Background:
The RNA shown here (Bacterial RNase P class A) has 392 nucleotides and comes from Malonomonas rubra. The model forms 97% of the base pairs in the Rfam consensus. The sequence was found by an Rfam model in a public genome assembly. Its Rfam family is "Bacterial RNase P class A". Rfam classes the family as a ribozyme.

RNA sequence: GAAGAAGGACAGGUGAUCGCUGGUUCGCCAGCUUCGUGCCAAGGCGAACGGGAGGAAAGUCCGGGCUCCGCAGGACAGGAUGGUCCCUAACGGGGACCGGGGGUGACCCUAGGGAAAGUGCCACAGAGAGGAGACCGCCUGCAGGCUUUUGUCUGUGGGUAAGGGUGAAAGGGUGAGGUAAGAGCUCACCAGUUCCGGCGGUGACGUCGGAAGCUCGGUAAACCCCAUCCGGAGCAAGGCCGAAUAGGGAAACGUUUGAGGAUGGUCCGUCCAAAGUUUCCGGGUCUGGCUGCUUGAGGCCGUCGGCAACGGCGGUCCUAGAGGAAUGAUCAUCGUCCUGCAGCGGGUAACUUCUGCAGGAAACAGAACCCGGCUUAUGGCCUUCUUCGGCC
Numbered sequence: 001g002a003a004g005a006a007g008g009a010c011a012g013g014u015g016a017u018c019g020c021u022g023g024u025u026c027g028c029c030a031g032c033u034u035c036g037u038g039c040c041a042a043g044g045c046g047a048a049c050g051g052g053a054g055g056a057a058a059g060u061c062c063g064g065g066c067u068c069c070g071c072a073g074g075a076c077a078g079g080a081u082g083g084u085c086c087c088u089a090a091c092g093g094g095g096a097c098c099g100g101g102g103g104u105g106a107c108c109c110u111a112g113g114g115a116a117a118g119u120g121c122c123a124c125a126g127a128g129a130g131g132a133g134a135c136c137g138c139c140u141g142c143a144g145g146c147u148u149u150u151g152u153c154u155g156u157g158g159g160u161a162a163g164g165g166u167g168a169a170a171g172g173g174u175g176a177g178g179u180a181a182g183a184g185c186u187c188a189c190c191a192g193u194u195c196c197g198g199c200g201g202u203g204a205c206g207u208c209g210g211a212a213g214c215u216c217g218g219u220a221a222a223c224c225c226c227a228u229c230c231g232g233a234g235c236a237a238g239g240c241c242g243a244a245u246a247g248g249g250a251a252a253c254g255u256u257u258g259a260g261g262a263u264g265g266u267c268c269g270u271c272c273a274a275a276g277u278u279u280c281c282g283g284g285u286c287u288g289g290c291u292g293c294u295u296g297a298g299g300c301c302g303u304c305g306g307c308a309a310c311g312g313c314g315g316u317c318c319u320a321g322a323g324g325a326a327u328g329a330u331c332a333u334c335g336u337c338c339u340g341c342a343g344c345g346g347g348u349a350a351c352u353u354c355u356g357c358a359g360g361a362a363a364c365a366g367a368a369c370c371c372g373g374c375u376u377a378u379g380g381c382c383u384u385c386u387u388c389g390g391c392c
């Protein structure tokens, strides 16, 4: 100097003027009246003080808090997760580690149980692609031809899978012995698998030693099997107040032969149940107000424990709550970044630290019950590490 990897914080600051909104405190309020600080009033107006969008508020992908549904009973179907240990209210999340894969490396990815329970798939090529094989070869029996013999050729039967070929992948690899030729057929070493032990580790697992010739591919993010887990609906949940009403007509099913309903589906059970339920026609009202609504699995600081995620203890703080939807506008100044010019200095040079001046820019993007994650969008800055090149 170039190229990369991992992580962290910020998201403009300050002041003035005007404006919006919520809270606290104080003051004032026509009219009505039972003459009472009673109603209006959970209102209106004014003043002072304090507060007022995010790291993702986005996506609505997960998990909860909270609210409601008498069954949140059983089974099946269905769905989700999938190495170990720890964290957490919980999770499909986080941390550390193990195995496998990628990268020169810093580091990154992992949908990581089972293929010997079963089914499916692996195009084309190839003899054969998993209950998987004989094309070319190698050896050999019989018959025939050629040949002086050794031998060689053709047909047919048998043996073989060591050599060659096809392919992404072909019945473990190398070597020796053995054989008619060969083959784990036998042996040595190596790899894999299974079993038995030692050591280390909480564990996944690692490592060392031994035995068995056991060697039957890949794919489950294909169906499937195994293990674990799973009520549902959601703030448009729910609660209170207000307003209005014609319970008028008809029908079906049902009352132990139990209709219909009971917050994902089916079946069983139980309950409403000491019996009603549903559909159609017709009529009326509301769709308005208040609440839920912001003090929390909360923030910050210190300390202890822990590799870390995180937890314990102590102290301190209150940091939006709109309701068609507030949190804004203008000016000044400082800061950040970009471009250009100038000056002092450094340097062989390219260039560059600092200072000054001028111009310009400022991303992604708006809470709506709340919280923990994940994913996506985005501006500049800082820290650490890796590789390559050059110079001293």
Base pairs, nucleotide, nucleotide: 001388002387003386004385005384006383007382008381010379012334013333014332015331016330017329018328020052021051023049024048025047026046027045028044029043031039032038054364058375059374061373062372063371064370065369066234067233068232069231073268074267075266076265078230079229080228081227082226083097084096085095086094087093098112099110100109101108102107113225114224118223119222120219121218122217135164136163137160138159139158140157141156142155143154144153145152146151172190173189174188175187176186177185191215192214193212194211195210196209197208198207199206200205238291239290240289241288248281249280250279251278252277253276260272261271262270298317299316300315301314302313303312304311305310336361337360338359339358340357341356342355343354345352346351